[in-house]
RNA sequence: GAUAGAGGUGCGAGUGCGAAGAGUACUCUUCGGGAAGGUGAACAGCCUACUGAACGGAGAGGAAAGGCGUACUUGCCGAAGUGAAUGUUGUAACUGUUCAACAAUAUUUGCUGGAUUUUCGUUGAAGAAGCGGAAGUCUGUCAGGAAAUUACCUGGAGAGCUAUC
Numbered sequence: 001g002a003u004a005g006a007g008g009u010g011c012g013a014g015u016g017c018g019a020a021g022a023g024u025a026c027u028c029u030u031c032g033g034g035a036a037g038g039u040g041a042a043c044a045g046c047c048u049a050c051u052g053a054a055c056g057g058a059g060a061g062g063a064a065a066g067g068c069g070u071a072c073u074u075g076c077c078g079a080a081g082u083g084a085a086u087g088u089u090g091u092a093a094c095u096g097u098u099c100a101a102c103a104a105u106a107u108u109u110g111c112u113g114g115a116u117u118u119u120c121g122u123u124g125a126a127g128a129a130g131c132g133g134a135a136g137u138c139u140g141u142c143a144g145g146a147a148a149u150u151a152c153c154u155g156g157a158g159a160g161c162u163a164u165c
Base pairs, nucleotide, nucleotide: 001165002164003163004162005161008077010076011075012074013073014072015071016070017069018068026061027060028059029058030057031056032055036048037047038046040099041098042097043096044095045094080112081111082110083109084108085107086106087105088104089103090102091101113139114138115137116136117135118134119133120132121131122130123129141156142155143154144153145152
């Protein structure tokens, strides 16, 4: 350097089904209301509106996405996740421009061996779950120590470890 492997509630993806989202958003009718409304914000235009806007009450109808569970299929063991910078695309508004936020993706770079519990923050409809920080537990791997190969202690990190060539 190449090839093949290991860690286990191991890590992702797709499809079907289900719960929740939610009797929510939204549409229509009606009553009140009384001048604005159409974007996260600004500007310009355009549109709706006193033949009644925004907003609120009642009635009728009534979703979806992300996320979750489960079954199957499938790719794998920096699997994967995440922070920062840059670029592209999108959201999305009625149109155009600018800014911000979010999402996807590509490159560069940093962090995390894995699982799990508690707690804080954040995203989220959420007491679900994800992500990040901190403190524990369990576990795999290598190095050192102990009389030492197994049970123990300490420390490190996946750019690692094992096997073969």
A computed fold for a 165-nucleotide RNA from uncultured Sporosarcina sp., annotated as Lysine riboswitch aptamer. The organism belongs to Sporosarcina, within Bacteria. The model forms 100% of the base pairs in the Rfam consensus. Its Rfam family is "Lysine riboswitch aptamer". About the family: Riboswitches are metabolite binding domains within certain messenger RNAs that serve as precision sensors for their corresponding targets. The prediction has a mean pLDDT of 82.